[in-house]
Context: one part of a larger RNA
Molecule: small-subunit ribosomal RNA, central domain
Organism: uncultured Bacillales bacterium
RNA sequence: UUGGGCGUAAAGAGUGAGCAGGCGGUCGUUUAAGUCUGAAGUCAAAUGCAGUAGCUUAACUAUUGUACGCUUUGGAAACUGGACGACUAGAGUUCGGGAGAGGUAAAUGGAACUUCAUGUGUAGCGGUGAAAUGCGUAGAUAUAUGAAAGAACACCAGUGGCGAAGGCGAUUUACUAGACCGAUACUGACGCUCAGUCACGAAAGCGUGGGUAGCAAAUAGGAUUAGAUACCCUAGUAGUCCACGCCGUAAACGAUGAGUACUAAGUGUAGGGGAAACUCUGUGCUGAAGUUAACGCAUUAAGUACUCCGCCUGGGUAGUACGUUCGCAAGAAUGAAACUU
Numbered sequence: 001u002u003g004g005g006c007g008u009a010a011a012g013a014g015u016g017a018g019c020a021g022g023c024g025g026u027c028g029u030u031u032a033a034g035u036c037u038g039a040a041g042u043c044a045a046a047u048g049c050a051g052u053a054g055c056u057u058a059a060c061u062a063u064u065g066u067a068c069g070c071u072u073u074g075g076a077a078a079c080u081g082g083a084c085g086a087c088u089a090g091a092g093u094u095c096g097g098g099a100g101a102g103g104u105a106a107a108u109g110g111a112a113c114u115u116c117a118u119g120u121g122u123a124g125c126g127g128u129g130a131a132a133u134g135c136g137u138a139g140a141u142a143u144a145u146g147a148a149a150g151a152a153c154a155c156c157a158g159u160g161g162c163g164a165a166g167g168c169g170a171u172u173u174a175c176u177a178g179a180c181c182g183a184u185a186c187u188g189a190c191g192c193u194c195a196g197u198c199a200c201g202a203a204a205g206c207g208u209g210g211g212u213a214g215c216a217a218a219u220a221g222g223a224u225u226a227g228a229u230a231c232c233c234u235a236g237u238a239g240u241c242c243a244c245g246c247c248g249u250a251a252a253c254g255a256u257g258a259g260u261a262c263u264a265a266g267u268g269u270a271g272g273g274g275a276a277a278c279u280c281u282g283u284g285c286u287g288a289a290g291u292u293a294a295c296g297c298a299u300u301a302a303g304u305a306c307u308c309c310g311c312c313u314g315g316g317u318a319g320u321a322c323g324u325u326c327g328c329a330a331g332a333a334u335g336a337a338a339c340u341u
Base pairs, nucleotide, nucleotide: 004312005311006310007295008294012309014200015199016198017197021193022192023191025087026086027085028084029083030082031081033080034079035076036075037074038073039072040071041070042069048066049065050064051063052062053061054060090190091187092186093185094183095182096181097180102176103175104174105173106172107171108170109153114148115147116146117145118144119143120142124135125134161168162167205246206245207244208243209242210241214240215239219235220234221233222232257308258307259306260305261304262303265286266285267284268283269282270281271280272279273278290297291296314341315340316339323334324333325332326331
């Protein structure tokens, strides 16, 4: 390489947009590149393959024939491709609806924590398994009123919703994206996938400037302990928050790539349509056929098929070394071997 695979054994890229490429609906006409077929030429000698013969056989040798391929030319037209014309079942547009924590920005709100001010009030508070560090007669804790500031939005809340994924949850407004249902008016294959490329991408981390209530790596102290660089407690700085710019990784998980078609049912739920029966789209559970090593999956497939991409090939060494690219750095991406078993 072939073959076989990728939920859990190695293996689906974190996600999307998309150029090249690959693949592509129905009908007709045409072409003849692929395809099929006839003929001719060529394929030096040796070699190869097949037949025959010669050394006792074989190897070896001789002799006869010849393939595949390539070139030229005649023909066929089902399929693939090219050209032209048409269609509407794929795809998209239009019209009418309702749903949603989809995104961005601004404004506003209440509860709570903390701090500050003032009043009341007096000896404790806090914390733990038990304590201590700590706070408090310079009046704490508690309680009342007022104020400030930051962050997060209880209940509603739901295997509920929305989003490509990451993710999104107070309220209102503005701008904005997508999906769904109904109508079937329009376009007429405009589609699917996608190496490279581009964009987005939790948390942590980084740069500059702000902000800092609570929480809290680091750190300090108190305990525990044989020790305790921990678990527990008292404090507490980065950080967490905002703006702009980087980073580009996660058990980025459904550990399950995207698309299309087909293959029993039952039941819950969300959004539409319908008078109803029912039906479309999403989201769960149970389960038939089938499938699986088993667990399980089962119209939201891990079933049956097709198209395109990514990836795997015993364990360790190792996601390491080296080189390269990217990054301010941290590091990321790509990614071996010796050796060992």